The RNA shown here (small-subunit ribosomal RNA) has 1434 nucleotides and comes from an uncultured bacterium.
RNA sequence: UUAGAGUUUGAUCUUGGCUCAGGAUGAACGCUGGCGGCAUGCCUAAGACAUGCAAGUCGAACGAGAUGGCCCAGUGAAGGUUGAGUGCUUGCACAAGACUGAAUCUGGAUUCCCAUCUAGUGGCAGACGGGUGAGUAACACGUGGGUGACCUACCUUUUCGUUGGGGAUAACAGUUGGAAACGAUUGCUAAUACCGAAUAAAAUGUAAGAGUCAAUUUUACAUUGAAAGGAGCCUUUAAAGCUUCGCGAUUAGAUGGGCCUGCGGCGUAUUAACUAGUUGGUGAGGUAAUGGCUUACCAAGGUGACGAUGCGUAGCCGAACUGAGAGGUUGAUCGGCCACAUUGGGACUGAGACACGGCCCAAACUCCUACGGGAGACAGCAGUUAGGAAUAUUCGUCAAUGGAGGAAACUCUGAACGAGCAAUGCCGCGUGAGUGAUGAAGGUCUUAUAGAUUGUAAAACUCUGUUGUAUGGAAAAAACGACUAGGUUAGGAAAUGAACUUAGUGUGAUGGUACCAUACCAGAAAGCCCCGGCUAACUACGUGCCAGCAGCCGCGGUAAUACGUAGGGGGCGAGCGUUAUCCGGAUUUAUUGGGCGUAAAGCGUGUGUAGGCGGUUUAUUAAGUUUAAGAUUAAAGCCCGGGGCUCAACUCCGGUAAGUCUUAAAAACUGGUAGACUUGAGUACGGUAGAGGCAAACGGAAUUUCUAGUGUAGCGGUGAAAUGCGUAGAUAUUAGGAGGAACACCAGUGGCGAAGGCGGCUUACUGGACGGUAACUGACGUUGAGGCUCGAAAGCGUGGGGAGCAAACAGGAUUAGAUACCCUGGUAGUCCACGCCGUAAACGAUGACUACUAGGUGUUGGGCAGCAAAGCUGUUCGGUGCCGCAGCAAACGCAAUAAGUAGUCCACCUGGGGAGUACGUUCGCAAGAAUGAAACUCAAAGGAAUUGACGGGGACCCGCACAAGCGGUGGAGCAUGUGGUUUAAUUCGAAGCAACGCGAAGAACCUUACCUGCUCUUGACAUCUCCCUGACCGGAACUUAAUCGUACCUUCUCUUCGGAGCAGGAGUGACAGGUGGUGCAUGGUUGUCGUCAGCUCGUGUCGUGAGAUGUUGGGUUAAGUCCCGCAACGAGCGCAACCCUUAUCUUUAGUAGCCAGCGGUCCGGCCGGGCACUCUAGAGAGACUGCCAGGGAUAACCUGGAGGAAGGCGGGGAUGACGUCAAAUCAUCAUGCCCCUUAUGACUUGGGCUACACACGUGCUACAAUGGCGUAAACAAAGGGAAGCAAAGCUGUGAAGCCGAGCAAAUCUCAAAAAUAACGUCUCAGUUCGGACUGUAGUCUGCAACCCGACUACACGAAGCUGGAAUCGCUAGUAAUCGCAGAUCAGAAUGCUGCGGUGAAUACGUUCCCGGGUCUUGCACUCACCGCCCGUCA
Repeated sequence: UUAGAGUUUGAUCUUGGCUCAGGAUGAACGCUGGCGGCAUGCCUAAGACAUGCAAGUCGAACGAGAUGGCCCAGUGAAGGUUGAGUGCUUGCACAAGACUGAAUCUGGAUUCCCAUCUAGUGGCAGACGGGUGAGUAACACGUGGGUGACCUACCUUUUCGUUGGGGAUAACAGUUGGAAACGAUUGCUAAUACCGAAUAAAAUGUAAGAGUCAAUUUUACAUUGAAAGGAGCCUUUAAAGCUUCGCGAUUAGAUGGGCCUGCGGCGUAUUAACUAGUUGGUGAGGUAAUGGCUUACCAAGGUGACGAUGCGUAGCCGAACUGAGAGGUUGAUCGGCCACAUUGGGACUGAGACACGGCCCAAACUCCUACGGGAGACAGCAGUUAGGAAUAUUCGUCAAUGGAGGAAACUCUGAACGAGCAAUGCCGCGUGAGUGAUGAAGGUCUUAUAGAUUGUAAAACUCUGUUGUAUGGAAAAAACGACUAGGUUAGGAAAUGAACUUAGUGUGAUGGUACCAUACCAGAAAGCCCCGGCUAACUACGUGCCAGCAGCCGCGGUAAUACGUAGGGGGCGAGCGUUAUCCGGAUUUAUUGGGCGUAAAGCGUGUGUAGGCGGUUUAUUAAGUUUAAGAUUAAAGCCCGGGGCUCAACUCCGGUAAGUCUUAAAAACUGGUAGACUUGAGUACGGUAGAGGCAAACGGAAUUUCUAGUGUAGCGGUGAAAUGCGUAGAUAUUAGGAGGAACACCAGUGGCGAAGGCGGCUUACUGGACGGUAACUGACGUUGAGGCUCGAAAGCGUGGGGAGCAAACAGGAUUAGAUACCCUGGUAGUCCACGCCGUAAACGAUGACUACUAGGUGUUGGGCAGCAAAGCUGUUCGGUGCCGCAGCAAACGCAAUAAGUAGUCCACCUGGGGAGUACGUUCGCAAGAAUGAAACUCAAAGGAAUUGACGGGGACCCGCACAAGCGGUGGAGCAUGUGGUUUAAUUCGAAGCAACGCGAAGAACCUUACCUGCUCUUGACAUCUCCCUGACCGGAACUUAAUCGUACCUUCUCUUCGGAGCAGGAGUGACAGGUGGUGCAUGGUUGUCGUCAGCUCGUGUCGUGAGAUGUUGGGUUAAGUCCCGCAACGAGCGCAACCCUUAUCUUUAGUAGCCAGCGGUCCGGCCGGGCACUCUAGAGAGACUGCCAGGGAUAACCUGGAGGAAGGCGGGGAUGACGUCAAAUCAUCAUGCCCCUUAUGACUUGGGCUACACACGUGCUACAAUGGCGUAAACAAAGGGAAGCAAAGCUGUGAAGCCGAGCAAAUCUCAAAAAUAACGUCUCAGUUCGGACUGUAGUCUGCAACCCGACUACACGAAGCUGGAAUCGCUAGUAAUCGCAGAUCAGAAUGCUGCGGUGAAUACGUUCCCGGGUCUUGCACUCACCGCCCGUCA
C1' cells in the first nucleotide's frame, strides 16, 4: 500500500480503441468578490529601449587646490554673576552700570597646526554580488576517482628580511587644435608610482655522491635573482626603542580553481560508413600544467550495428508533479554547476577575465553633428514600447544579514530587508447565534379553492461582537563596532599598545505596524457551477430536427427531468466554472506486468556468421553473487520526532536512505582456467523403403493433321439455337504416315523431400532418411540479427518447338444492355535450353530445438520375442491419420504430430480508414519487389458463439395451394362502391392480401357531419347563483322562403301560512357546446397471419454468458394427438372434450299439432274420441377403436370386417394461445393534450352527398332450345305481424282501391313457393332470345316524389351470339341451379342475413406456383431480403 464506469450487439463473451470520475500548474478566460498571514508574478520578441539609479573606496601612500577653524581687530542677542539705586507690605519686587557671553557678520593673516572637500598620481576592488537560458548532445552536467602533470590575491601559519641610491611623470601653469568627444606641445613637482646596485631565498646548468640507479635528494661552482613605507606612543635619552598597518622572500594550511578519467541520462538507420593534424611516435615550441595544443619528420593508423558520422531537439542537476510501486512527465520560484551579455572576432591588465555597467577591430541598428567626426548597448532595479491569452512600483532604507574599500569613524551597495499592485496559489477567519407556526404574505406546483413546497426560512423577541469604525496603549527584530571609565592575560627595563572582558552612552526603513484594551451597531460583507446515464440533485412553462446543448453515449421533428426561463434541489464556497498542459486510471509498450490457429501479429524455405543459451564430474580462481565495515551522497526539499508564530499555511531544531567507491570475508550457483567422462552430437560397419534430384534412351493409348479407300447429306453444337464445317464429298469408317504434349488402370487422409514440389519404363551419377550393432571422437550442441541458397503460377530476354488447350481478339447466341457466363474459331503462352523475376490463401492461416504429461484404433518402413507359423499375439524404434482424458482456450477447438506443463533463441503485433499508399533509398531489362510514413477522418473496426428472420440451400409435412373437374369474373347493358375530374358543396373515414354491395340493417325533407342565405350569443342541452311571474301543456292571429319576430286566449301543486316544490321570463358569471386536430398520447372494440399448432413457465441439469435442455429423436395424428426413447421431471395458455344444432331410438306431455283403429259429418281432423304415428319440447339412451382379423415394436396407431340410424373428429356452428402489422377506429362510445368561444357552437330555408370525357372492384340480367312463352297441376323450410299482418267479397288489364272476418299467433294472416313434371307453341333468327333506353297514362307511400322513390299498363326494343392477357370460388347434401323469409324501413334491394327444393363432376398425385409448420445448414441481415451494401453522377 493497487477501486472503477460509459460506449461496438437484438442479446452474449472476448479483443480493442475512444471518453469520464482524481491530482497538479509561474497559468489564461467568463461570472462574482469581505479580511488577514505566507509565498509567487514576461512561459511570447536572447525584440528595441527615453529617464533615474545598480561599484566604488582609501588624505593613516602622494603632490596640489578650495573652504573653514585656530590667530588678530571689530560686531554681538537671550541668559548668568554682581548690583549703584528705587518702591514699599522690612523682606519682597523693580533695576542703571560693570563682568561674562554662543551663533553670526566684516576686514586682515594663513609660516606652522587642525578639520572638511576635491580632480589627478598611486593601492585594492571592479573576475564577487545581480540577470538570462540564446548556444551547447559536450568531460557541459551528475556521480566516483586521479593530478608524482598544476595555480591560488585577500586570510591563517613557519622562518628570514625591509640596506643604500637614481631618473622621470600626471596634477598644475602657459601656448594651441577641434562643433563635440577628445587632444597636441613647452615648462615645474611628489610618492607605498618607476628603475638600477647590495644581500637572501629560489630557479637553471655542470661536477661529484646517495637512492630499489626510478621518482627524488646532498655538497660545490657558475648564471639569473626581493622589498616601501605610513600612523601612533611613551620611556630613557637623541641614538634608538616599542606598538600597529603595510612591503619582500619562504613553509604549511585553508579557500577557490585548471586539467585527465570510469560510469550515467534525448530522438532519428527513409543518416552506414566517418576521419588527413586525422591515429600514433621522435625532436622542438607553447602553457600554471598534461596533451597534435602547435610545428617539422616518420609510420598508416583511428572510430563504427554494444550505432560512428550526419540531421533534429535540448542548458544539466538537487529536486517538482503524478503513481501502490516500478515508472512517466517537468527543470518557474530556492540551491549547485555551466554558458552568454546587440552579432562575430581578438587580445591587454591582473592572483584570477579573454571581462554584463573595461579596451580594440568588423557588422547591423539607434542617437548627436558645424558632415570633418563622434556616442551607445537594461538577458542589473524600476519603467517605456512591441509581441502576446498573459505577468507588478520610474516606492522606502542601509535598521538588520552579506559584500567592496578603509586603522577606524565611515562611504558605497536596485545584493538585501521592507512596503505597493494582482484571489495567481496555499492556509486561516467572517458574512451572525438562540428562541420562534398564524406553518404569514409572495413565488412555484397540483387531482384547483383547498392542498403541497419554499419553510424556522422570514417577521418578532433575546444575545454575541470575530472582521469593521473610533479612541487610547504598545512590542520583539539591537547584537556588534566606536567612544568613555575599569578589569584580566602574555611579554617587556618601563610605558603606550594588543587580545579578551565589565559597565555606561548611542542606533529601526518597515511603523505607531503586529499585539492589547475600551466603546458602537446585526449593522457594511455570497457567489459560481450543475440537476438524462456515467454523477450527488426534478417539476412547470416556452420552443418544435428550429433555436440550441454536448466530455463520451447522445438530446431537440407539439406532452423535452438533456435546448431557453422560472420554482425547487445538489455540489463547492471568496471563490466557482471553462480552456490548455502533465501524470494517473491505461496490465493501452506489459522488468514488475501482455500477446501472435480464427481478433493486430510466425519471415515462403533452409544453411550459417556475430551474439544469446547450453550435458556429467574434479580442482582452482573470485568477474558476477552474498555478508560486514569505512568514505561519500552540499544545503534546502520529502519522511519521522519535537519546538515557535492564538491555529494552520509558514518556519526552527534533531534524526533517517537508495546510489557510487574502497577494504575484508565466503565459495553453493553463473562465469574464467586446467583435467576427466559418455548419455547430447557426430563417425564407422553391415542392412532397408521410397513419384527425392539430375542426364540420356525407349514405350503404348488418345487428340490433331496428311495421303489413299469405302460411302452420302448432313455434321457439329445447345436449355433452345446460330456462327462454323460439308456435294470442290464433310461427319462416319478402313489402312498407312507425321508431329507434339501428357503418362489411364495400379492409386491409398500411401511414399519421398527443408519448403516450392515430385507419378509410364530402363540405365548411369547423386542427396537425405530409417532400423540394427556399440568399434571410434569426446559437448564438437541449439537458436540465429545481418549474409547466402532454393523458391508454384504468371511475366520478361535470346534461340528452338508448337499436337491439344487457351488470356487477348473475331463471330454467333442470351439479355433492357451483356465489353460476361454458353457456342464456333483463335494469337501470345503452356513445352525445351540458357538467363532474369522472387512473389501466392508460399496455409496446419500454428517459427526452430529439448524434456515431461491417461488411453483407444487404423496405416506405412524396420527390428526383437513367443506360438499350433502363407498366419496370429506381444513388444520396440521412425513416419503418417482418426477418436478421446487431464490441462489449456473468448469460444470454436487443441489434446504425445499440443493451441498442455516447462526451458532456450529468433521473427512479428499495439484501434479502424488513409495505406502496404506517398517520398527517399536498394534491387530489377521491364512489370514490379523490399524497406515504409504523415496530414486528415471515424467511435468504432473486429473474433467466437446465441436467438430469430431470410436463401432462385437441403429434408419431411399440411392447406381448393397446384393438379383433376364444375361454374364464374375479365367482353355487353344495368345496379352498386371506389379513384379521378368537376363543383358553392359534391361531408368524413376505410387503401395489397386484411379498402372498394366497406362504416351505411336502407341520403327526397329529416338523417347530415358539407355548401348558400337568414337568425341567436350563458346559448339547442346540464348544474349552481340572483330577481320577477304563475304557469307548463294546449289553442290560435299577423309576418317570413322557414326559423326568428310581433301580439293574444286558457291556466299550478303542497303548506305548520313563514315558505317549499315545479314551470316560465330577465340578468350575472362560473360554464355549456364542438362529427374541430392528434388512432404516432390512449381505453375499449375489431381485422389479419390462423382454428395455423403452436407459445411459455417452475425446479433440475449443461454453458463464463446470451442461451440450451424440456419442445429434439423413432413412429403416429386433423393436432406439441398419442406411444416409445432421452438430463430431464412436471405444469400453464392453446388442440381435443365440456356448449348449441342436426342425424336414430326410448320415455314424459298431448294444444292451437296429429288421425291408425271407433263413431258422427255440411266431407274441411270439421266434431266426439284417442295420443299409436308425424310433430312439438323436456328428460334420457347411443359411438368408446368397445368387438374380430391383419400390419406395427407385444406400443400409440393404421387397414379391413361385423353389428349399428350413425364408425373412427358422424355433419355444421359457437369457441381465435403467446404475439405480429406504431394494422383500423378520437365520426359508435369513453378519454389526455392542443385549438374555437357574437363561433370551428346553435336554429332554419334551399341545395349537395344522386355531378360525369374516364379507370377499377363487387354484383344482377343476358346472349338462348338442358331454352322462351302459354295453359292447367304438385311438393317446403324458416320467419314476420298491432302506428301491424290482413282473409273472404267487390272494382280495376294492372299496380292497387273499397270493405274489413280473423289474429298479440303450432289456432288468423303474409303465403303464390319456384325450379320440377304434363300438354301446346316457337325452330336458330339479333329471333316469340335479351331487356337497356325513351314516350304516354297511372298506382302507392309521404307536408312534399323537379333535382331525387318504388311499382303498373301500353308502346319503343339498344348493346349483347359465351367474352384477350389474366384471374376467382368450390371436395357432398358441397358446387351449380330454384324460389321463400327477415332486419333496416313512411316509401325505396340486383345488397346483406337466414331458409329450404332439385342436385353433380373430379382428386393420378405433391415435380412445380402461393401460404403455413418442424428439423437442419449458410449468413457481413436483427427496422430482420421491401435487409445490408459497392461504384458512378448530381

The RNAcentral record of the sequence draws on ENA.